[in-house]
RNA sequence: AUCUUCAGGGGUAGGUGAAAAUCCUCAUCGGCGGUAUAGCCCGCGCACCAUAUAUGGUUGACUUGGUUAAAUUCCAAGGCCGACAGUUAUAGUCUGGAAGAAAGAAGAU
Numbered sequence: 001a002u003c004u005u006c007a008g009g010g011g012u013a014g015g016u017g018a019a020a021a022u023c024c025u026c027a028u029c030g031g032c033g034g035u036a037u038a039g040c041c042c043g044c045g046c047a048c049c050a051u052a053u054a055u056g057g058u059u060g061a062c063u064u065g066g067u068u069a070a071a072u073u074c075c076a077a078g079g080c081c082g083a084c085a086g087u088u089a090u091a092g093u094c095u096g097g098a099a100g101a102a103a104g105a106a107g108a109u
Stems, first nucleotide, its partner, number of pairs: 001109006011026001013025003027093002029082002031044004039080002047058004062078005084096003
C1' cells in the first nucleotide's frame, strides 16, 4: 500500500390512565483509542447542521473518603448522563433509517 474478517448493550416489572416498555416507582445497559483498569479526564466514532462532498461547526453526565510512586480509572459510599424520526401518552431500554455506516481491532499478501 492492497485485500479479508470482526466491530453496541439494555423492561412482556408494578402503579395511574381511555391510551404509557414513553409519566411515577422499581429494575437494567455502557462503542473505540490514550492514561494505573474510565459511560460522566483527554481525544475519536455515532448523530445533527452547513457545504464546493474536500471539509467546517454543534454534540451528554462526578463528587467524597481510602489504598498507591502513580487512579475524577481500583476499593467504599452517594450521585449523574444518554442522537434523530415514529408512537392513542413525554422513550438510553420499543419500532425505524440499519442485514447500513463507522472510531477501531485482528489477519493475509